[in-house]
A computed fold for a 72-nucleotide RNA from a bacterium, annotated as transfer RNA. The prediction has a mean pLDDT of 80. Its Rfam family is "tRNA". It is annotated as a transfer RNA.
RNA sequence: GCCCCUGUAGCUCAAUGGAUAGAGUGUCCCGCUUCGGACGGGACGAUGAGGGUUCGAGUCCUUCCGGGGGCA
Numbered sequence: 001g002c003c004c005c006u007g008u009a010g011c012u013c014a015a016u017g018g019a020u021a022g023a024g025u026g027u028c029c030c031g032c033u034u035c036g037g038a039c040g041g042g043a044c045g046a047u048g049a050g051g052g053u054u055c056g057a058g059u060c061c062u063u064c065c066g067g068g069g070g071c072a
Stems, first nucleotide, its partner, number of pairs: 001071007010025004018055001026044006048064005
């Protein structure tokens, strides 16, 4: 330099172009408990950035940025 894959919550993963983007874990609060743990309930928290296509984009196209791999 060229090509391929990849980027969603603090972490690990879901989501056929169509309902308010879900779950586990985590943190906090409450219940339970003599206290804690476990267990139960609740809350918090996310689509890497810009542009485009579409009635509608996490999903499709494109540029850039980050990560991984291959060729030279």